[in-house]
RNA sequence: GCUGCUAUGGCUCAGUUGGUAGAGCAGCUGAUUCGUAAUCAGCAGGUCACCGGUUCGAAUCCGGUUAGCAGCU
Numbered sequence: 001g002c003u004g005c006u007a008u009g010g011c012u013c014a015g016u017u018g019g020u021a022g023a024g025c026a027g028c029u030g031a032u033u034c035g036u037a038a039u040c041a042g043c044a045g046g047u048c049a050c051c052g053g054u055u056c057g058a059a060u061c062c063g064g065u066u067a068g069c070a071g072c073u
Base pairs, nucleotide, nucleotide: 001072002071003070004069005068006067007066010025011024012023013022019056027043028042029041030040031039049065050064051063052062053061
């Protein structure tokens, strides 16, 4: 230098062909218990790495940029 893959709550990851962003763990509140743990119920938390484009509508499609990983030279 070239190619491919990845980037989504604090963490690990879903999101199957564009149509209101989800799960588990962690956190908070409540119930249960003499108390803790466990269990159950609820709540909060992400403008989907960044910048543009297409579209009525983009995490998803297109272009570029950044970071990480892998391969080739």
Molecule: transfer RNA
Organism: Bacillota bacterium